[in-house]
RNA sequence: ACGGAUUUCUGGAGAACUCCUUAAAUGGGGUGCCGAAGGUGCAAGUCGGAAGACGAAUCUCUCAGGCAAAAGGACAGAAAGACGG
Numbered sequence: 001a002c003g004g005a006u007u008u009c010u011g012g013a014g015a016a017c018u019c020c021u022u023a024a025a026u027g028g029g030g031u032g033c034c035g036a037a038g039g040u041g042c043a044a045g046u047c048g049g050a051a052g053a054c055g056a057a058u059c060u061c062u063c064a065g066g067c068a069a070a071a072g073g074a075c076a077g078a079a080a081g082a083c084g085g
Base pairs, nucleotide, nucleotide: 002084003083006080007079008078009077010076011075016031018030019029020028021027032067033066034065038063039061041059045054046053047052
């Protein structure tokens, strides 16, 4: 040179400001939805005599989370960067 945990800044989608309850609420309950924190599942392929195991995603499920704003937010860009080299 290059790789790079991590940190900071910027951008960052979807889906009821629904219904009931409560004095009221961002509380509690119902129904309907959303996928882009996290998590589940697996294709090719590899291993195996077989059963099966391993095995990616913004795909899939919707457990968790979310459905005004705020917050969060995969991912992208910029800067720094332990460490490896």
A computed fold for an 85-nucleotide RNA, annotated as Glycine riboswitch aptamer. Its mean pLDDT, the model's own confidence on a scale to 100, is 81. Rfam family: Glycine riboswitch aptamer. Gene Ontology term of the family: glycine biosynthetic process. The sequence was found by an Rfam model in a public genome assembly.